[in-house]
RNA sequence: GGAGGGUUGGCAGAGUGGUCGAAUGCGCCACACUCGAAAUGUGGUAUCUCAGAAAUGGGAUCAGAGGUUCAAAUCCUCUACCCUCCG
Numbered sequence: 001g002g003a004g005g006g007u008u009g010g011c012a013g014a015g016u017g018g019u020c021g022a023a024u025g026c027g028c029c030a031c032a033c034u035c036g037a038a039a040u041g042u043g044g045u046a047u048c049u050c051a052g053a054a055a056u057g058g059g060a061u062c063a064g065a066g067g068u069u070c071a072a073a074u075c076c077u078c079u080a081c082c083c084u085c086c087g
């Protein structure tokens, strides 16, 4: 230099145009059970920003930027990073 694959919440990882900030598992928090724990069960649990005293509500975010589309995590382009192969 060329080719292919990958980047999704704290971690792993599914989702490949709409019902999706998004399954599932792990982790974490609370509760139940227990003498107490473990195990089990139930509920909750991403970040930023705006409003609010709070509770809560709105908006944005799927590596970054741009494009296509009524609609993009999903399709296209460029960039960054990781893995494999070729030279």
Stems, first nucleotide, its partner, number of pairs: 001086007010026003018070001027045006046061006063079005

Predicted 3D model of an 87-nucleotide RNA (transfer RNA) from a Candidatus Azambacteria bacterium. Its mean pLDDT, the model's own confidence on a scale to 100, is 82. It matches the Rfam family "tRNA". Rfam classes the family as a transfer RNA.